RNA sequence: AAAGUAGGAGAAACAGUCGCGCUUUAGGUUAAUUCCGAAAGUGAGGAAAGUCCGAGCUCCACAGAACCACGGCGCCCGGUAACACCGGGGCGGAGUGAUCCGACGGAAAGUGCCGCAGAAACAAUACCGCCCGCUUUGCGGGUAAGGGUGAAAACGUGGUGUAAGAGACCACGACAAGAGCGGGAGACCGCUCUUGUGGGUAAACCCCGCCGGGAGCAAGGCCAAAUAGGGGAAGAGGGAACGGUUCGUCCCGCUAUCAUUCCCGGGUAGGCCGCAAGAACGGCUGGGCAACCAUCCGUCCAGAUUGAUGACUGUUGGUCCUUUGGACUCACAGAACUCGGCUUAACUCCUGCUUUUCAA
Numbered sequence: 001a002a003a004g005u006a007g008g009a010g011a012a013a014c015a016g017u018c019g020c021g022c023u024u025u026a027g028g029u030u031a032a033u034u035c036c037g038a039a040a041g042u043g044a045g046g047a048a049a050g051u052c053c054g055a056g057c058u059c060c061a062c063a064g065a066a067c068c069a070c071g072g073c074g075c076c077c078g079g080u081a082a083c084a085c086c087g088g089g090g091c092g093g094a095g096u097g098a099u100c101c102g103a104c105g106g107a108a109a110g111u112g113c114c115g116c117a118g119a120a121a122c123a124a125u126a127c128c129g130c131c132c133g134c135u136u137u138g139c140g141g142g143u144a145a146g147g148g149u150g151a152a153a154a155c156g157u158g159g160u161g162u163a164a165g166a167g168a169c170c171a172c173g174a175c176a177a178g179a180g181c182g183g184g185a186g187a188c189c190g191c192u193c194u195u196g197u198g199g200g201u202a203a204a205c206c207c208c209g210c211c212g213g214g215a216g217c218a219a220g221g222c223c224a225a226a227u228a229g230g231g232g233a234a235g236a237g238g239g240a241a242c243g244g245u246u247c248g249u250c251c252c253g254c255u256a257u258c259a260u261u262c263c264c265g266g267g268u269a270g271g272c273c274g275c276a277a278g279a280a281c282g283g284c285u286g287g288g289c290a291a292c293c294a295u296c297c298g299u300c301c302a303g304a305u306u307g308a309u310g311a312c313u314g315u316u317g318g319u320c321c322u323u324u325g326g327a328c329u330c331a332c333a334g335a336a337c338u339c340g341g342c343u344u345a346a347c348u349c350c351u352g353c354u355u356u357u358c359a360a
Stems, first nucleotide, its partner, number of pairs: 001356010012316007020043006027036002045332001049343002052341005057216004070212005075089005090104001091102004105207002110205002112201003127147002129143006155173006174197010220273004230264005235258001237252003241249003280299004285294003318328004
């Protein structure tokens, strides 16, 4: 220098002008935090996203459970409220390496499946070849050493042996099961002995172990018009216009399935709560390899409901380019009950480490 790999930081800053939401304060105003302007404070993210996991909270169901079904998870130890997340480790795999990836229990309980090719895909099988025999262009028998097919074909290499061959036998090695010894907290690792050589597939059914009731803030709770309808009570008069001045005219009704009046309760519009002090954030010290935890101190940090969080100017900084300068104002992206994760999107800067090349 190039290529790679792991991690961290930021998400422009400051000043001015104008504007918006929320809170508080004091003032005016209103039936009313109803409206008005003022001052002060405050106002998106690292992912607010996908809604994929785990919880809080709420209601429903059940009774604190068990069983069945269904679904999820599956190496060990630790962390955590919990997790399918995180840290460290084991084992397996990829890479020259830094480093990365793994749903990582069981295939010797049973069942299923294994395309194409191949003779044969699992207990059975002989296509070519090799060997033996015969009635010899062929047929029968033996054979998994060699060829061919395939992701996968009788444990591998060498030897003995044989008609040719074969774990048939031997040496070394590989793998599996069992036993023993040693190390480790454990997963697991190392060594010795015995027996064996049985294809793969469980994000196929299944078996084993563990976990899980359902729906979600449009949860749920409170206040509560107008109109219509429901229930109850009272009830013989009530209403309208004109003239007139206490009468006349007209309409509805007069014991009821009733005019009219009052009360009650449910629901709707609308409003309030839930809803922002929390598994919160920042810092010191201590414990721990780490994830994380503990003590102490400090801070209060959006809360809208058609949805505020914006626009412009200047300076500085950043990036890019055709570099006395110019462009962009920055990428991805916008809270909606709240947390912990995962995943996805995407700009810039910094640091450690690895490999290769060059120079001294």